[in-house]
RNA sequence: CGAGCCGGGCGGACGGCCGCGUGGAGUGCCCCUAGGGGGACUUCCCGAGGAACGUCCGGGCUCCACAGGGCAGGGUGAUGGCUAACGGCCACCCGGGGUGACCCGCGGGACAGUGCCACAGAAAACAGACCGCCGGAGAUCUCGAUUUCCGGUAAGGGUGAAACGGUGGUGUAAGAGACCACCAGUGCCCAGGGUGACCUGGGCAGCUAGGUAAACCCCACCCGGAGCAAGGUCAAAAGGAGCCGCCGCUUCGAAAGAGGCGCGGCUCUGCGCGGACGUUCGAGGGCUGCCCGCCCGAGUCCGCGGGUAGACCGCACGAGGCCGGUGGCAACACCGGUCCUAGAUGGAUGGCCGUCGCCGGGGGGAUCGUGAGGUUCCCCCGGACACAGAACCCGGCGUACGGCCCGGCUCGUCUG
Numbered sequence: 001c002g003a004g005c006c007g008g009g010c011g012g013a014c015g016g017c018c019g020c021g022u023g024g025a026g027u028g029c030c031c032c033u034a035g036g037g038g039g040a041c042u043u044c045c046c047g048a049g050g051a052a053c054g055u056c057c058g059g060g061c062u063c064c065a066c067a068g069g070g071c072a073g074g075g076u077g078a079u080g081g082c083u084a085a086c087g088g089c090c091a092c093c094c095g096g097g098g099u100g101a102c103c104c105g106c107g108g109g110a111c112a113g114u115g116c117c118a119c120a121g122a123a124a125a126c127a128g129a130c131c132g133c134c135g136g137a138g139a140u141c142u143c144g145a146u147u148u149c150c151g152g153u154a155a156g157g158g159u160g161a162a163a164c165g166g167u168g169g170u171g172u173a174a175g176a177g178a179c180c181a182c183c184a185g186u187g188c189c190c191a192g193g194g195u196g197a198c199c200u201g202g203g204c205a206g207c208u209a210g211g212u213a214a215a216c217c218c219c220a221c222c223c224g225g226a227g228c229a230a231g232g233u234c235a236a237a238a239g240g241a242g243c244c245g246c247c248g249c250u251u252c253g254a255a256a257g258a259g260g261c262g263c264g265g266c267u268c269u270g271c272g273c274g275g276a277c278g279u280u281c282g283a284g285g286g287c288u289g290c291c292c293g294c295c296c297g298a299g300u301c302c303g304c305g306g307g308u309a310g311a312c313c314g315c316a317c318g319a320g321g322c323c324g325g326u327g328g329c330a331a332c333a334c335c336g337g338u339c340c341u342a343g344a345u346g347g348a349u350g351g352c353c354g355u356c357g358c359c360g361g362g363g364g365g366a367u368c369g370u371g372a373g374g375u376u377c378c379c380c381c382g383g384a385c386a387c388a389g390a391a392c393c394c395g396g397c398g399u400a401c402g403g404c405c406c407g408g409c410u411c412g413u414c415u416g
Stems, first nucleotide, its partner, number of pairs: 001412010012356007020047002023044005029038003049387001053398002056396005061227004068292004073223005079091004093107001094105004108218002113216002115212003130157002132153009165183006184208001186205008231313004239269008248261005271305007284296004320339008358383011
């Protein structure tokens, strides 16, 4: 210098003018009898993301609900840790890829069972003889050879992704783990290392009985369900009950006062008509796939007609952010300090201008170095760029992404 591998960060900045949303403070306006309701202005704090996307996992939270068992269904799959948890993350083992830094893994079981391995090939699972090799009995014959039958054989050749271990020998009629040495694999034993998965070394045994479970399946472990459109409060309406107030009407009363109607407000309840079944001999409902079992239960369901679709809460103080210290290889944990950083609801953060920065193209200088090369400045033209916008919140994963910055490591080349 080039090419790579791994990790982290940013996601334009500043200023001016105008304009938005939540909240705090202040000023004053309107409706109203009191409660209560509506809106205007000024100012201050804050105001989209690394993925807000996908909806693929796990949770918090809410309800079923006080919550039990079984089946079905689903998920995971080496070991040890982290975490609220996960199918996530960290370390590490084994296997595979790569020169390497590093990357990948649907990582338990093929001796529980059932499947599949096309084509080729003799034969693809306890298989098999196409070409061969050997022995025996023949036939033909140009004496070179050709060929039939029986038996033995699987070392050689061929086919294939894969052919019942490999190399070398002994042995044999020819061969063969038939036997021997070494090697690989499998099983067992011992020693050492490691928390462990495993690793290293030594020994013995038989001779080697394929692959595939990302095929069905078996084994081990884990899993209630539904979801913020969860779930609550208020209002409204056709009615009902109670309380308070006001003026008006009215009854009793000499008056005080009491009662009724009307109007307004507050609290509680919750529409009208008809029909069926049911009220402890239980209609209906719940345990969100089924069954058992358990629980709630005086109303439930159907038809016709009427009213409402509004306001508020949930809704942001969190498994929270940032900084430092300690421990740990790390993920991360603990301790201390500090901060409060959107909460909309047809849905807010935008527009214009200037300067700088950034990207693309072209051109020209300066400077450092022995060198290979490096650093920096100026001018001109163009661009304003990517993926993309909260909607209950959080931890992950996956996907998309113009460009820039930082750190570490590997390989190659060049120079001294």
Predicted 3D model of a 416-nucleotide RNA (Bacterial RNase P class A) from Streptomyces prunicolor. The prediction has a mean pLDDT of 76. Lineage of the source: Bacteria > Actinomycetes > Kitasatosporales > Streptomycetaceae > Streptomyces. Its Rfam family is "Bacterial RNase P class A". The family's RNA type in Rfam is ribozyme. Gene Ontology terms of the family: ribonuclease P activity, tRNA processing and dimeric ribonuclease P complex. The sequence is in RNAcentral, with records from ENA.